Formats: sequence, structure tokens, C1' cells
RNA sequence: UUGGUGGAUCGGGAUGGGGUUCCCGAGAAACGCCGUCGUGGCUGAUGACCCCUGACAACGU
Repeated sequence: UUGGUGGAUCGGGAUGGGGUUCCCGAGAAACGCCGUCGUGGCUGAUGACCCCUGACAACGU
């Protein structure tokens, strides 16, 4: 100096924050799907559950 492994720690999981849990990564993990590929179509603030915030729609006061 380079490579591998273990531990600790930290980070990531298609748009915000917190808790729990699962998975992944060590400078990576990550950067949605369908399609006739047309200026087309579809789901969702979650990886999953719960709460808060924001947006949209309906109903009630």
C1' cells in the first nucleotide's frame, strides 16, 4: 500500500419527521412499474407496522 474477514459504529431501502422491526451496504447500499415507446398509462409520503406533518378527494358540523 492492496485484498479478505470479524467487531464496533454509521448509512441506505422511488418525496418529510419519530418509534418498533426486517433486509442491505462499508464508499457502497439507493435512484418505482406498465407500455402501442406518443407530450401515453398506473401505485405510493411506510421495506413492513404505528403515530405526526404536508398534499388530494368525499362526507358531516